[in-house]
Predicted 3D model of a 364-nucleotide part of an RNA (large-subunit ribosomal RNA, domain IV) from Pseudonocardia sp.
Context: one part of a larger RNA
RNA sequence: CUAUGGUUAAGGAACUCGGCAAAAUGCCCCCGUAACUUCGGGAUAAGGGGGGCCAUUGCUGGUGAAAGAAUUUACUUCUGGAGCUGGUGGUGGUCGCAGUGAGUAGGGGAAAGCGACUGUUUACUAAAAACACAGGUCCAUGCUAAGCCGUGAGGCGCUGUAUAUGGACUGACGCCUGCCCGGUGCCGGAACGUUAACAGGAACGGUGAGUUGCCCCUUUUGGGGUGGCGGGGCUGUGAAUGUAAGCGCCGGUAAACGGCGGUGGUAACUAUGACCAUCCUAAGGUAGCGAAAUUCCUUGUCGGGUAAGUUCCGACCUGCACGAAUGGCGUAACGACUUUCCUACUGUCUCAACCAUAGGCUCG
Numbered sequence: 001c002u003a004u005g006g007u008u009a010a011g012g013a014a015c016u017c018g019g020c021a022a023a024a025u026g027c028c029c030c031c032g033u034a035a036c037u038u039c040g041g042g043a044u045a046a047g048g049g050g051g052g053c054c055a056u057u058g059c060u061g062g063u064g065a066a067a068g069a070a071u072u073u074a075c076u077u078c079u080g081g082a083g084c085u086g087g088u089g090g091u092g093g094u095c096g097c098a099g100u101g102a103g104u105a106g107g108g109g110a111a112a113g114c115g116a117c118u119g120u121u122u123a124c125u126a127a128a129a130a131c132a133c134a135g136g137u138c139c140a141u142g143c144u145a146a147g148c149c150g151u152g153a154g155g156c157g158c159u160g161u162a163u164a165u166g167g168a169c170u171g172a173c174g175c176c177u178g179c180c181c182g183g184u185g186c187c188g189g190a191a192c193g194u195u196a197a198c199a200g201g202a203a204c205g206g207u208g209a210g211u212u213g214c215c216c217c218u219u220u221u222g223g224g225g226u227g228g229c230g231g232g233g234c235u236g237u238g239a240a241u242g243u244a245a246g247c248g249c250c251g252g253u254a255a256a257c258g259g260c261g262g263u264g265g266u267a268a269c270u271a272u273g274a275c276c277a278u279c280c281u282a283a284g285g286u287a288g289c290g291a292a293a294u295u296c297c298u299u300g301u302c303g304g305g306u307a308a309g310u311u312c313c314g315a316c317c318u319g320c321a322c323g324a325a326u327g328g329c330g331u332a333a334c335g336a337c338u339u340u341c342c343u344a345c346u347g348u349c350u351c352a353a354c355c356a357u358a359g360g361c362u363c364g
Stems, first nucleotide, its partner, number of pairs: 001359008010350002014348001019345001027051005036041001038172001052094012067079004071074001095099001107343007114335002119131002135170007147156003173330004178260003183257002185253005192248003198242002203237005210229008261279005288322001289319001300316005
C1' cells in the first nucleotide's frame, strides 16, 4: 500500500448523482395498533413492557408406590395418593454494564409516479414502467370448419363442434369510452361504364391459274421483257360483336388503419370575451386529466416543506406537442421498480486514528 474484519471523542448524511456501503432493527409472551379499504386486508402497522438464576407457593397433565377394602382367591377389582416427571402462574430473594447475555434472527413511517396482483425476460453489462396475466371487445369459422404444416398422400386443429377453435387489440376492479366513413382497408350490392384469354370474322393485303396492254426476237402452233386486273385454294393482318373476377360506381363499417381547424370584431375603467361575422373541413377534441415518464420558452406563477429546494407535493391552465380499449381518469393490496420527506441509526462525512489476519513493498 492492497484486501478482509474490529473499535472510536464530539457531531450525526454536513458525504454523495443517490444514505452506495456500514450501522441499527431482529426471537417469544403481554398490552396496544391509524388513514384508507375491493371489508379479505392494511398489520409483526406504529408504539410500549417483560425475558437469567434460586427459594417458596398455587393450578394443571402423565405415571402411579406403600397401605387399606371387597370377593368370584386371581399376574383379580376398587379405594388411595407417596415418589418421579411435564406445562403454566403468584410471592420473595439474588448476580452482572448487559439474562432470546454467543449464534441464528424484519429498521420503521409519510407522500407521489408506473404497473392491478403471483409470475416471465436480454444463459455472460439491462429484472424494469418491458412480456405474460385473469377480465373486456372485435373479426373469422356450421365441421371434410376456419387457420396451420406438407410437392403429395396425410397430419395438427380434435377423437373437439360456436359456453368451441383460430386471429387482432386492450389488460384486475370502479366510473366511463365522445365526434368523423372524405382517404386507406374490410364487408355487402350488382343496374351501368371499363376489362383478359377465348369466340367471332367485316375489311385490307401476299401468292397466283387465267386474262389483257406495250416493246423486242420472229417462219409458225410461238419465245423473251415489262405493266394492269385477278377465280378457287393457301396464307398474313384484323374491326364490329359476345364474355368473368377486378376496378370505376352505390351503400355499410372506427374496441378497422386513422383524423378530431383558422381569422376578425364585440360588455358603461381596464382586462377578458358568454356573443357575432367569415373562410375551410369528413369532422373540428366531448368527459376526464394537465409545466405531466408528455411543457420548448421554464428554475412558468402561487402555496407547502427547508435558514436556504433546477428535485418533491398541492394548485393554476398560456396543453410548443394530453385525451378516451395505439384506451381516459381513479384505485385497496402487491413491487430486489422510480422520486421526495421524516424518524432511528451509524467512520458516508467533518477528519482521521488504532488494532487483527493475509498478500505486496523495503531492509536483512